Transfer RNA from a Candidatus Berkelbacteria bacterium, 71 nucleotides, folded computationally. NCBI's taxonomy places the organism under Bacteria, Bacteria candidate phyla, Candidatus Berkelbacteria. It matches the Rfam family "tRNA". Rfam links the family to the GO term triplet codon-amino acid adaptor activity. It is annotated as a transfer RNA. Rfam describes the family as follows. Transfer RNA (tRNA) molecules are approximately 80 nucleotides in length. It was read from a public genome assembly.
[in-house]
């Protein structure tokens, strides 16, 4: 300085144009003398700006941060 991946909840992964989920964690509740298990129930998520589209987590292009290669 070029090329190729990857970035999605606190954490670990799915979804690859059409209501964003699961598992684990938190907090609240049911049980229970108390706890701990267990079942209920709840918040919190697409790294960031733009562009296409009727519609973007997904496509495209620039930037970030990361990992790998080449020189």
């Nucleotide at each position: 300085a070029g090329g190729c991946c990857c970035g999605u909840a606190g954490g670990c992964u799915a979804g690859c144009g059409g209501u964003a989920a699961a598992c684990u964690g938190a907090g609240a509740g049911u049980c229970u003398c108390c706890a701990a298990a267990a079942c209920u129930c709840u918040a919190u998520u697409c790294g960031g700006a733009g562009g296409u589209u009727c519609g973007a987590c997904u496509c495209c292009u620039c930037c970030c941060g990361g990992g790998c290669c080449u020189g």